[in-house]
RNA sequence: CGCGUGGGAGAGACUGGCCAGCUGCCAGCGCCGAAGGGGUAAGGCCCCGCAAAACUCUCAGGCAAAAGGACCGCGCG
Numbered sequence: 001c002g003c004g005u006g007g008g009a010g011a012g013a014c015u016g017g018c019c020a021g022c023u024g025c026c027a028g029c030g031c032c033g034a035a036g037g038g039g040u041a042a043g044g045c046c047c048c049g050c051a052a053a054a055c056u057c058u059c060a061g062g063c064a065a066a067a068g069g070a071c072c073g074c075g076c077g
Base pairs, nucleotide, nucleotide: 001077002076003075004074005073006072007071012029014028015027016026017025018024030063031062032061036059037057038056039055043050
């Protein structure tokens, strides 16, 4: 690193409309950070330039269950 497997948080089952109907679609307001993505330090350096995250932004994503899910354990390669 890949595959299998167990665990795995946060936040409106909000409002209006579309539709035969809906868990779908569109619009509005509120909110969350742990897919992905952006920003930032110590440090090193003559300069240029380089430089991480669970911090930060919330573009993307998400806000019943299911699914997804950073990350962690175990097994195999």
Molecule: Glycine riboswitch aptamer
Organism: soil metagenome